[in-house]
Molecule: Guanidine-I riboswitch aptamer
Organism: Bradyrhizobium sp. ORS 285
RNA sequence: AGAGUUGGCAGCUAGGGUUCCGGUUCUCCUCACGAGAAUGCUGGUCCGAGAGCAGCCGCCAGGGGAGAGCCCUGGUGCACGGCGGGAUAAAAACCCGGGAGAC
Numbered sequence: 001a002g003a004g005u006u007g008g009c010a011g012c013u014a015g016g017g018u019u020c021c022g023g024u025u026c027u028c029c030u031c032a033c034g035a036g037a038a039u040g041c042u043g044g045u046c047c048g049a050g051a052g053c054a055g056c057c058g059c060c061a062g063g064g065g066a067g068a069g070c071c072c073u074g075g076u077g078c079a080c081g082g083c084g085g086g087a088u089a090a091a092a093a094c095c096c097g098g099g100a101g102a103c
Base pairs, nucleotide, nucleotide: 007057008056009055011053012052015047016046020044021043022041023039024038025037026036027035028034058076059075060074061073062072063071064070078098080101084096085095086094
């Protein structure tokens, strides 16, 4: 100095917190109903992976076919990684970021 089939979309998971619901505790209330505050709680909702899973599409190669935007087959590899900052209610394996660095 340096390339990439390093592709896209929705789903799920590891993980993550606390807006909303639920739980727990406290307070108001004579009690109940109800309201408020605190608490992250193995819960529901929610966020969620480049280096996690699986799907569809896309892309690439070969073949078929007069030819095509059609059909068939195969492929789509590899990937160690901060500190710090940012979003949202908040946090994170989210985003900056296949970044810095390392190799």